[in-house]
RNA sequence: AGAGUUUGAUCAUGGCUCAGGAUGAACGCUAGCUACAGGCUUAACACAUGCAAGUCGAGGGGAAACGAUAUUGGAAGCUUGCUUCCGAUAGGCGUCGACCGGCGCACGGGUGAGUAACGCGUAUCCAACCUGCCCAUCACUUGGGGAUAACCUUGCGAAAGUAAGACUAAUACCCAAUGACGUCUCUAGAAGACAUCUGAAGUAGAUUAAAGAUUUAUCGGUGAUGGAUGGGGAUGCGUCUGAUUAGCUUGUUGGCGGGGUAACGGCCCACCAAGGCAACGAUCAGUAGGGGUUCUGAGAGGAAGGUCCCCCACAUUGGAACUGAGACACGGUCCAAACUCCUACGGGAGGCAGCAGUGAGGAAUAUUGGUCAAUGGGCGAGAGCCUGAACCAGCCAAGUAGCGUGCAGGAAGACGGCCCUAUGGGUUGUAAACUGCUUUUAUAAGGGAAUAAAGUGAGUCUCGUGAGACUUUUUGCAUGUACCUUAUGAAUAAGGACCGGCUAAUUUCGUGCCAGCAGCCGCGGUAAUACGGAAGGUCCGGGCGUUAUCCGGAUUUAUUGGGUUUAAAGGGAGCGUAGGCCGGAGAUUAAGCGUGUUGUGAAAUGUAGACGCUCAACGUCUGCACUGCAGCGCGAACUGGUUUCCUUGAGUACGCACAAAGUGGGCGGAAUUCGUGGUGUAGCGGUGAAAUGCUUAGAUAUCACGAAGAACUCCGAUUGCGAAGGCAGCUCACUGGAGCGCAACUGACGCUGAAGCUCGAAAGUGCGGGUAUCGAACAGGAUUAGAUACCCUGGUAGUCCACGCCGUAAACGAUGAAUGCUAGGUGUUGGGGAGCAAAGCUCUUCGGUGCCGCCGCAAACGCAUUAAGCAUUCCACCUGGGGAGUACGUUCGCAAGAAUGAAACUCAAAGGAAUUGACGGGGACCCGCACAAGCGGUGGAGCAUGUGGUUUAAUUCGAAGCAACGCGAAGAACCUUACCAGGUCUUGACAUCCCGAUGACCGGCCCGUAACGGGGCCUUCUCUUCGGAGCAUUGGAGACAGGUGGUGCAUGGUUGUCGUCAGCUCGUGUCGUGAGAUGUUGGGUUAAGUCCCGCAACGAGCGCAACCCUUAUCCUCAGUAGCCAGCAGGUCAAGCUGGGCACUCUGUGGAGACUGCCAGGGAUAACCUGGAGGAAGGUGGGGAUGACGUCAAAUCAUCAUGCCCCUUAUGAUCUGGGCUACACACGUGCUACAAUGGCGUAAACAAAGGGAGGCAAAGCCGCGAGGUGGAGCAAAUCCCAAAAAUAACGUCUCAGUUCGGACUGCAGUCUGCAACUCGACUGCACGAAGCUGGAAUCGCUAGUAAUCGCGAAUCAGAAUGUCGCGGUGAAUACGUUCCCGGGUCUUGUACACACCGCCCGUCACACCAUGGGAGUUGGUAACGCCCGAAGUCAGUGACCCAACCUUUCAGGAGGGAGCUGCCGAAGGCGGGACUGAUAACUGGGGUGAAGUCGUAACAAGGUA
Repeated sequence: AGAGUUUGAUCAUGGCUCAGGAUGAACGCUAGCUACAGGCUUAACACAUGCAAGUCGAGGGGAAACGAUAUUGGAAGCUUGCUUCCGAUAGGCGUCGACCGGCGCACGGGUGAGUAACGCGUAUCCAACCUGCCCAUCACUUGGGGAUAACCUUGCGAAAGUAAGACUAAUACCCAAUGACGUCUCUAGAAGACAUCUGAAGUAGAUUAAAGAUUUAUCGGUGAUGGAUGGGGAUGCGUCUGAUUAGCUUGUUGGCGGGGUAACGGCCCACCAAGGCAACGAUCAGUAGGGGUUCUGAGAGGAAGGUCCCCCACAUUGGAACUGAGACACGGUCCAAACUCCUACGGGAGGCAGCAGUGAGGAAUAUUGGUCAAUGGGCGAGAGCCUGAACCAGCCAAGUAGCGUGCAGGAAGACGGCCCUAUGGGUUGUAAACUGCUUUUAUAAGGGAAUAAAGUGAGUCUCGUGAGACUUUUUGCAUGUACCUUAUGAAUAAGGACCGGCUAAUUUCGUGCCAGCAGCCGCGGUAAUACGGAAGGUCCGGGCGUUAUCCGGAUUUAUUGGGUUUAAAGGGAGCGUAGGCCGGAGAUUAAGCGUGUUGUGAAAUGUAGACGCUCAACGUCUGCACUGCAGCGCGAACUGGUUUCCUUGAGUACGCACAAAGUGGGCGGAAUUCGUGGUGUAGCGGUGAAAUGCUUAGAUAUCACGAAGAACUCCGAUUGCGAAGGCAGCUCACUGGAGCGCAACUGACGCUGAAGCUCGAAAGUGCGGGUAUCGAACAGGAUUAGAUACCCUGGUAGUCCACGCCGUAAACGAUGAAUGCUAGGUGUUGGGGAGCAAAGCUCUUCGGUGCCGCCGCAAACGCAUUAAGCAUUCCACCUGGGGAGUACGUUCGCAAGAAUGAAACUCAAAGGAAUUGACGGGGACCCGCACAAGCGGUGGAGCAUGUGGUUUAAUUCGAAGCAACGCGAAGAACCUUACCAGGUCUUGACAUCCCGAUGACCGGCCCGUAACGGGGCCUUCUCUUCGGAGCAUUGGAGACAGGUGGUGCAUGGUUGUCGUCAGCUCGUGUCGUGAGAUGUUGGGUUAAGUCCCGCAACGAGCGCAACCCUUAUCCUCAGUAGCCAGCAGGUCAAGCUGGGCACUCUGUGGAGACUGCCAGGGAUAACCUGGAGGAAGGUGGGGAUGACGUCAAAUCAUCAUGCCCCUUAUGAUCUGGGCUACACACGUGCUACAAUGGCGUAAACAAAGGGAGGCAAAGCCGCGAGGUGGAGCAAAUCCCAAAAAUAACGUCUCAGUUCGGACUGCAGUCUGCAACUCGACUGCACGAAGCUGGAAUCGCUAGUAAUCGCGAAUCAGAAUGUCGCGGUGAAUACGUUCCCGGGUCUUGUACACACCGCCCGUCACACCAUGGGAGUUGGUAACGCCCGAAGUCAGUGACCCAACCUUUCAGGAGGGAGCUGCCGAAGGCGGGACUGAUAACUGGGGUGAAGUCGUAACAAGGUA
C1' cells in the first nucleotide's frame, strides 16, 4: 500500500465482498508448565443456608455465662493430706450476656433500572450557605433537681410481642448561675471587585452553656474565632436521534409582601401585571447513566463506556417523614401494593443490584475456601474486638507475556505409504532405525527466604506537658511457597486450519447439477487442483479455525477530502423576509485574531528515560504530553463595531432609437362548412386494395348570393421580444421593458435568498355562452390467426370566449443566480462614433443572438468570453438497483390529483461514454446462372434406387436445411454381416511368453451331423560338434487375447461448408488514459487488398496472380509394334514386304502471348475501348492448388487412440433367416407419352480404356442369351470392339397407335457348393399407366446446354448408379429495380450463445415480507373527577403529663393523646392521545421449473 466482481474487450461512475487490528466473548477440534491481569453483556427475575457493623466496663446500674482465688459442704482415689470431681457463698478479681448511655451504622461493598437533566465534563461565582470526628487560639467546666430501663412481681398472646405495679444509676434528662469576639434591635457610617447595595471600628439593650471518668497523668465536656476536610447552591460553554413531533406554558414569566430553609430562589402562599420559551428547533416521542479513558485510524474522525479511578442515581414497587453534623437511610422506621413464608385463622415475618451459593433465563461467565499477617476502616486510653473492605488460595487457554516438547551425527537414501516414470528411478526423507551428548521441564530427595515497616510486654538511656533511641521477647494466612542443590533418564509433553482466483500452498481415487462446498466471483451434468477420502505441501503453533460486534480499507457523507449537460443529483420561473456574503480612503475600538504570562486541566492511562521481579508481560520512580477552559497584559495587518469622506458597484434625471412584450377595443381578406338559387349527369368519395358513407328525392363538379365560427398564407430567418410558460393579419388606446448616448443628482442604497407571495404550456374541472374545422370516447367498414390498434367513413366531450380552480410537463441548453479575469476568426441583430472618391465601403465601440476554434477542463462525447476554463458569494439537490415517487401520516384541491415522503423484503449488479464485431422489414457502391433473357428438366405416369414411417425374431449401424436422402456401399443369394433364431467353445477364431507330449504338420479317402465341432484309414520333418537346436501339431497353467460395445461433447488423422469468396494479419512508427485506431480508409481501376495516385505512415507475411499438368500452333531430335509421299515387290483385298521417316502420330526439348505495336479515352497514371498482325489477345480453355477462421459440422463402423464397460460373454464359431418386408410420404434417376418420331434394309466416321485365376479372333451349332473351338496377345503388334446418333431408301399417318413398355405366363442360357425367400440375360406370348404434367422448383453463358453412343473400377455373377471418353451441337444475356448469397464503406442498437438475439405485461401455481380492514386485545405518558393511608405543617385540644414558677385540695408556663383542615401514594370512574400484537376478507410488491396468451420496447423494431 491494495485486490476481486457489471463488459467480447475498455475507461470512468457506483455498490457489494476480501486481506488488518480489536473483544468481559461464544462454539468446534486439540491441550505440558509458569507469571500477570480478567470472569452474568441475558431476568433491576425469584431466592434456601451461612457470613458481610459493631465497639466502649477508663460513662452507668449490675452479674445470666466462663475462669482464677478465698471460705465451706459432699463424693472418689488413696501416698492421710494431697489430688480430682460435684455443690454453696463472696462482684473482692479477670472479665461479661442482656439493659441505660456515647460514638459508629450517611463510610466501605453492589448495581445501572430510572435520568437528555446543571445529571455529567470544564471554567467561574456564593457579599446567599452548613460542616461530627481533626488542628490552632481564647475563655470556661458552678449550684441543684426529678425521672427511667435493666432487675423483681402480676397479667395478655400460638407467636411476634406487649401491658400494669414497685425499686434504682449515669458523660441519659431538666432548672438555675456566670458569659461574648456570637445573634437580634437602635445608632454610626471608614472601606469595598459590578450591585438592588454591603458594611469595619465605636455606643446602649436583650438572649443563650457545660459532665464527668480514673487516680494523678491524662482522657473528656461547653462557648467563640480561624483553618482543614467534606458537602449544599448559582451561572457560561459542551453533551444522541426524529419536523411523517410546530407551536408549548397558568405557579406559567415577572413584581410587592410574607412563610420556609443551613442558604438563594414561585421552593410555597396572598395580591398585581401579562408575560416566558421556540425554526440558532421549544413541546412531544424514541434511546441512553456521564467522564477520565478503551478500540481503530497517517490524521481529522468513527465506534464504545466491561475491569481500575471520579461523579450521579437506585436498593422488591410507590409514597413519607423521624433521628442525626450528615439520610429522606441497601443489611433503620411508618403506610400502600405485589410476591413468599409461619399461624392455634385472631394475627405476624421477609427483602443477596454485599461475599459465597441455588433455581430460572441464556450461546455464555467461577468456591456455600483461608486470614485479619500486611494496607485501610469503626469503636476504644490501650491491649484488643469487628471487618466476604482487603490480602491470599481454588476453578476456567477467556486474554497478554515467557519456557518446553530435545541437540549432534547417521544413506542400504531401508521397510511401508502415495503418486509419477524412459522400469533406471523420483517423493515422503536425515525423516526413522542406530550412535553420542544435554537435562530447561516433569518425577524423587534435601536445604530454604523476603514480605515485620511496626506494635505490645520487660529493661536501659536521652529528653522532659509531648516524645525519641537501644537491648530483649512475641506476632506470618499465603507456605515448607518462591528459590537453591542432588539423582534418574530423551525419559513426561503437538495440534488446528487451509491448498480455483483474491491468497502462501497439488496430485490421485470416489461421486456424477447427486451428495455437497461457498466470504465475493463461483464449483459439481463421467477424466472436479473448488464436493468426500488419501498422500504431499503451505500458514500459525499450546493453540488453530468459525460465528458475532466495532473501526479501518471506504475520498462510499468528502472540515482535512466528493459531486450535480449525458452516470444519482439545478428548484418550472420571478419578487422578496430572516440569514449568509459584500467597493475605495481616513480615524477610532479591541469582540474575533496573534503573542506573552498566570491558574487549572485529579490519580491511573499515553509517551521518554532509569530501576525492580532470572527475561518479558507486569510494576515503581522521574520528566513530558493531556492539543481544553479561564484570568491579566501587549499588538492592530485582516474580519467585526462606531464614525467622517469618495464614486467606479447600484439607482435617478435628460436625449435618441427598438421589438410577434402584455391587456382591452375596432377592422380585414383567403380558406372551410352550411343554406338558397342556376348549369349539369351518373357516379362521388376513399384506399396498398376495398368497403362503410353520400347520390336520379339530382350528389360530386361548377357559377352567384348569403350565414357562421375558428385560424391568420407569403414575408419568415441559426430573426426579434419576454423572468419563465410563451408571443405572429392590420390598427387605436393603456401598461411594462431592455439598449445606446451624456455625466446633472444620490452616495454602497449591493448580491444571493430558506419561509412566504405571485406567475406558470397542454390536458382536466365548475358555471354561462359559442360550436365552422379538427376530434379522445363511441359506432360502422377494412386488415388480421385475433385487431377492443395502425388505415377509412362518421362523430360526443373538448378545441373558442368570460369568470374561477388545478399547479403539473423531456416546464430542456436535460447546464441555478451574480461578479471579475482568460487567444482569435466569421455571420446576424439594435444603437453610437470616425474616415473616404458616400443609395455604398472601411475602421471602431457598447448590448443581444449563432457557428468554428487555442489555452484550459472533461470518463469520453464534448465545452470553450453566451464555459462544462480560472476564482469569489449565496441558494437548491445527490449518495447502488428494485420495492417506489409507492404505503401511512399531514397540508392543499370541487374532483382528478398535487406536495412532503419511508420501511420490510430482494439482487450483485443497475447505469454512462467510447471500441470491435454481429444484426436491421437503415443507407451507398460492387460481384455471382442471384434475378432477368433463353434452352432443357423435376413436381403428374410406370419402373429403379435411397430415406422417413410402419411392420418384424431381426428388418444391423451411421449420415439430417443449404453442406443427410443412386450418401459410407467402386456393387447384401452363402460369405460380406456388424442384426435375429437355434446349436456349440472358453487362454479362446487371432499375437507373445512358460512347461509337457508327439514327430510330424499339411494333404488324400471314408463315416456322421442341419452345419461347425467329432470319429476312422493312408502318407509323412530338417540341421548337428550327437550334448542338443530349429520347426510344426497337440495338451496344460496364467499373464493375457478379443469387442463393428459407449463417448466424434475427451482426441489424432481425414473430410464437408462459407468459398477459389478476397480477404486475414504482423513489425516499427504515429494517434488515443484505454479497449483500439492508422496502415487495410479516400479518388480511380481490376476477376482479385490487381495496379496507380493521394495520405502519419513505412515495410512485411499468409492468401490473389505466377511457377505445375493438360489442351490449342509451330520447330528441333528420335522412328517401333505407329505412318506410307516418292522408289521397288506383292495380294481378292490389305503398310503385307524391301526401303524410308517427308506427312499423320508418339515421345523428349524448345518457340510463341508480353497490353509487345497503333488509335482514342483517362490525371501525362493504373487501366479501359477499338484495331493490326497472329494458331491463339488481353488470367486463351480446363485441371490441380482452398488464407485467418466459422459451424462443440461429419466420422470411435476405414484406421489410430484416452477413459468407461463385457470376460463360460457385449468374445469366437456354424446352419437357417434378415438387411430385399409395405396402407403410405419425400429425394435422386431411367424409360416414355411419339412423326425433328418408331420399325426395317444396306452403308460411313471416334476417343479413352481394359486384358493372364485374363481378353479371346477365325470356323461350326443355336431364332437368341449362349455353346463349341482355340489362332493371337503380358499388348501403339492380338483381343474386348459392333461405335451410336447421322446420311440414304422403304414403311407407318396422329391412333393409347407398328407410340410406350410395366406387369404376367411358358420355355431357356450363364455365373456360382447353392439363384425359393433374393441374380442377370434370352425367346415366344400378354401389352398397364402415360397424350408433356398444379402450387412450386432445379441445372446451364460455348465446344457449354441438349442429344448420341463407348469404356473402366468394384465384381464368380449381378448398374437406369458412379467415374471417364469422344460424336452431333444450339438459344440468350436489355440490364441490376426486385429475390438469394457474398464483399467494402457508413449509420442505429438495450444484441456479444451475437436477431434462431434481447425482452414486456396480464393470467395460472407455490412461497415470502408488507399496506388497508368490521373489529378484538395489550402497553405507555398525561388529563378530569371521586376516595384518601402514612406523614409534615396549621388549627383545636373539655382528656393526659415528674422536673420550672406562683400559690397550695390547685393554677400557670410548657408538652402530649385525640379530633379537624391543606397537600398527599396506591386505588376507582371517564373521555381522548400515542404505540404494539392479532383478524374474515382485500390491495399491490418480490422471488420461483422449461406453464398460458400475445409481441409493447431495443434496427426506421416493422405505426420513430

Model confidence (mean pLDDT): 83 of 100. A computed fold for a 1504-nucleotide RNA from a metagenome, annotated as small-subunit ribosomal RNA. It matches the Rfam family "Bacterial small subunit ribosomal RNA". Its family is annotated with structural constituent of ribosome and ribosome in the Gene Ontology.